[in-house]
RNA sequence: GGUUUAUAAAGAAGUGGCGAGAGACUGGCUCAGUGACCCACUGGCAACCUACAAAUAAAGAUUUGAAAAGGUGCCAAUUCCUGUCCAAAGCAAUACCGCUUUGGAGCAUAUAAAUG
Numbered sequence: 001g002g003u004u005u006a007u008a009a010a011g012a013a014g015u016g017g018c019g020a021g022a023g024a025c026u027g028g029c030u031c032a033g034u035g036a037c038c039c040a041c042u043g044g045c046a047a048c049c050u051a052c053a054a055a056u057a058a059a060g061a062u063u064u065g066a067a068a069a070g071g072u073g074c075c076a077a078u079u080c081c082u083g084u085c086c087a088a089a090g091c092a093a094u095a096c097c098g099c100u101u102u103g104g105a106g107c108a109u110a111u112a113a114a115u116g
Stems, first nucleotide, its partner, number of pairs: 002115007013042005021031003025083001027081002043075003048071003052065005079108001084105008
């Protein structure tokens, strides 16, 4: 690298360094020499795992709760919107097709845990 499961409309800064693109990809749209992105330090957000408590039924496992010490993660914009399918409404056309919006399911992506 792969697979499975869960979550993804919330939240969260400053300083220094570097010096051109960055936001995964498509199409948009944003951010960016008033220095983005990335890196380091400090700070913070959150609660996936470990550790804790309670209940269920012995091992174990599940659920709930509190905490934030440890392992991650994260700190522009809903995962920035979008992509595939289904449905509804409106527009257009007077069938289908097409466009817009809304809802649902999925694909992809990201994070965590397990596995290998």
Annotation: The RNA shown here (SAM riboswitch aptamer (S box leader)) has 116 nucleotides and comes from Sphingobacterium olei. Its mean pLDDT, the model's own confidence on a scale to 100, is 85. Of the family's consensus pairs, 94% are formed in the model. The sequence is in RNAcentral, with records from Rfam.